A computed fold for a 140-nucleotide RNA from Mangrovibacillus cuniculi, annotated as c-di-AMP riboswitch aptamer (ydaO/yuaA leader). Its Rfam family is "c-di-AMP riboswitch aptamer (ydaO/yuaA leader)". Rfam links the family to the GO terms cyclic-di-AMP binding and regulation of gene expression. The prediction has a mean pLDDT of 77. The sequence is in RNAcentral, with records from Rfam.
RNA sequence: AACUGAAACUGGCUUAAUCCUGCAUAGCAGGAACGGAGGAACCGAUUAAUUGGGGUUAAUUUUACGUAUGUAAAAGGGAUGAAGUACUCUUUCGCCAUCCUACCCGUCAGCUAACUUCGUAGGCUAAAGCGAGGGAGGUC
Numbered sequence: 001a002a003c004u005g006a007a008a009c010u011g012g013c014u015u016a017a018u019c020c021u022g023c024a025u026a027g028c029a030g031g032a033a034c035g036g037a038g039g040a041a042c043c044g045a046u047u048a049a050u051u052g053g054g055g056u057u058a059a060u061u062u063u064a065c066g067u068a069u070g071u072a073a074a075a076g077g078g079a080u081g082a083a084g085u086a087c088u089c090u091u092u093c094g095c096c097a098u099c100c101u102a103c104c105c106g107u108c109a110g111c112u113a114a115c116u117u118c119g120u121a122g123g124c125u126a127a128a129g130c131g132a133g134g135g136a137g138g139u140c
Base pairs, nucleotide, nucleotide: 010126011125012124013123014122018032019031020030021029022028023027033120034119035118036117037116038115043110052108053105054104055103056102060075061074062073063072064071065070077100078099079098080097081096087137088136089135090134091133092132093131094130095129
């Protein structure tokens, strides 16, 4: 000097998964905010009842192959590209590129005011395109 790997700080991403307070010795309790479930009337549905049914999530369906757990592709749905914009924040559309499921309830739940109840995990990253618009702030 180069390459590779790890850690830390800071910044950023996914997601509802953040912030605050008290006690006090690092755990417990509570609040706000965000998110989910159950639950009347009215409305809907009764035509099914193991081919069970249902819920969270963007994450379902189809086709082909396979003895099978699976593999691949497509459609549908979702995310990112700290870009652009005189500056800062935020947001929409188009094109391009890359990436994308897992779990739970337990025979049972339509909607649903009051009410009841649960969650605030985890996982990544140092890489990073282009064009056309909106809103707010403050400056000239």